[in-house]
């Protein structure tokens, strides 16, 4: 980097530093000098690995991740409902994180 499976409407942020972006890409909507991003240092979550128990489940916090909004809406393809704009559903792609394989 690539291939598989697996979950993505739950959980959970302060302070310092930095000084203008950021929410993947594109629209759109949003969050930011009442301070973005990044760095650091401390909390804090429990999906996934791991370990443990009294195993349909808890607990543990050692690995990884992860602490605005559904993965922030949408994006392709079907359905339904509308005169039309459009609204809703369902999967798919896309991403993201784990696991594994190469």
């Nucleotide at each position: 980097c690539a291939g598989a499976c697996a979950u993505c409407a739950a959980g959970a942020g302060a302070a310092g530093u930095g000084g203008a972006g950021g929410g993947a890409c594109a629209g759109g909507c949003c969050c930011u000098g009442u301070g973005a991003a990044g760095c650091u240092u401390c909390a804090g979550c429990a999906g996934c690995c791991u370990g443990c128990a009294u195993u349909g489940u808890g607990c543990a916090a050692g690995g990884u991740g992860c602490u605005a909004a559904a993965u922030c809406c949408u994006g392709c393809a079907g359905a339904a409902u509308u005169a039309a704009c459009a609204u809703u559903c369902u999967g798919a792609a896309a991403g993201a994180u784990g696991c594994u394989u190469g």

The RNA shown here (SAM riboswitch aptamer (S box leader)) has 102 nucleotides.
The sequence was found by an Rfam model in a public genome assembly.
It matches the Rfam family "SAM riboswitch aptamer (S box leader)". From the family's description: The SAM riboswitch is found upstream of a number of genes which code for proteins involved in methionine or cysteine biosynthesis in Gram-positive bacteria. Its family is annotated with regulation of gene expression in the Gene Ontology.
Model confidence (mean pLDDT): 85 of 100.